[in-house]
Context: one part of a larger RNA
Molecule: small-subunit ribosomal RNA, 3' major domain
Organism: uncultured bacterium
RNA sequence: UGACGGGGACCCGCACAAGCGGUGGAGCAUGUGGUUUAAUUCGAAGCAACGCGAAGAACCUUACCAGGCCUUGACAUCCACGGAACCCCUCAGAGACGAGGGGGUGCCCUUCGGGGAGCCGUGAGACAGGUGCUGCAUGGCUGUCGUCAGCUCGUGUCGUGAGAUGUUCGGUUAAGUCCGGCAACGAGCGCAACCCUCGCCAUUAGUUGCCAGCAGUUCGGCUGGGCACUCUAGUGGGACUGCCUACGAAAGUAGGAGGAAGGCGGGGAUGAUGUCUAGUCAGCAUGGUCCUUACGGCCUGGGCGACACACGUGCUACAAUGGCCGGCACAGCGCGUAGCCACCUCGCGAGAGGGAGCCAAUCGCGAAAGCCGGUCCCAGUUCAGAUCGCAGUCUGCAACUCGACUGCGUGAAGUUGGAAUCGCUAGUAAUCGCGGAUCAGCCAUGCCGCGGUGAAUACGUUCCCGGGUCUUGUACA
Repeated sequence: UGACGGGGACCCGCACAAGCGGUGGAGCAUGUGGUUUAAUUCGAAGCAACGCGAAGAACCUUACCAGGCCUUGACAUCCACGGAACCCCUCAGAGACGAGGGGGUGCCCUUCGGGGAGCCGUGAGACAGGUGCUGCAUGGCUGUCGUCAGCUCGUGUCGUGAGAUGUUCGGUUAAGUCCGGCAACGAGCGCAACCCUCGCCAUUAGUUGCCAGCAGUUCGGCUGGGCACUCUAGUGGGACUGCCUACGAAAGUAGGAGGAAGGCGGGGAUGAUGUCUAGUCAGCAUGGUCCUUACGGCCUGGGCGACACACGUGCUACAAUGGCCGGCACAGCGCGUAGCCACCUCGCGAGAGGGAGCCAAUCGCGAAAGCCGGUCCCAGUUCAGAUCGCAGUCUGCAACUCGACUGCGUGAAGUUGGAAUCGCUAGUAAUCGCGGAUCAGCCAUGCCGCGGUGAAUACGUUCCCGGGUCUUGUACA
């Protein structure tokens, strides 16, 4: 100087408390451990691994296993020889691959013999190749403490020195934020602001919107017509403790006025010096090392989907503020041409057959909870839907291992979950549906977004956890 303390003081954070909803019990989904297996490829490991890399494992992916094959090799550069490239067919085979047949001549130069570029094939060797190992050999990127309030430097001063001072102290703040004081005076990286978005207004612009005012109307902004309003998207304004009161030396704090909005307005992006020898050689790059008829390469099939168990994360429930049936209503973010699909017909349905529009503010995908009416009457039930049987639909070369969906039947556990444990402070929690990426399809209940309905509670900081500043002890570094 730090680190640590079941030392002290002060101060924060959904840290506790107050409150609402969960997890832990059940069934299922998913990840993991374990076990099994020819293989169940690999990585991730307290917080910060476990719906994580996977924003899509039937083949492919695929790195694993079995079998069948290949070696200059699926890919790059160089050399020699032959042929342009390329297209089609037959046979054998699970395919890779192997055997055979047919068609076919472009571009540049030419002393018409040929030469060259490009591509294909054969051959020889230099070499290729490796998701083999090492993330303590690395780059890059990322997680975490932590959006925490901090981490440092120059000069000066003090100290033999390590170092201290500044950065401590008194106030204040979300903040090393600002004010005051001070052997310090300044400065840098952080904080804040500058950026994006939501909330108010103005303006510019009108093939979206509007009977707002007029006219027509097959009544639909449908038509004429108009951009005023809504909206869309650009520009600008607006909030600064600016004004008032109180307190204060100031910084500022409390209240008030006006205002769409206050005192950091809500949200996002933004992550200091460093810590964890944190994570990743399987995203990529890369040193070293190892394999080179194989630790490389191709193919078919299997596996990554196994199941006596154990854990994490979720979904659906256990019902009556509920289930079922009929009727009526209201979003936003987005997406769409081998696509979204109106509308019609067929089918109980998944869907199928027709078929218009739309490269889309101009067409399409488009809510549920809710509201109104009816029914069920507390029962393992008109709750719940696992499991299984049968029959189908669709995608795809192909749904046995191993897809989703539909109809009929079957109806399991489950009656609110022990010890323990998680999230959330407002348009949040809870609850309801919608969209998107990936994607042929999908095991999505995941993830990332969007809107609808919309709470309760916070006395307080003693205690648990994490953190900040000062101080104290130390036989630790």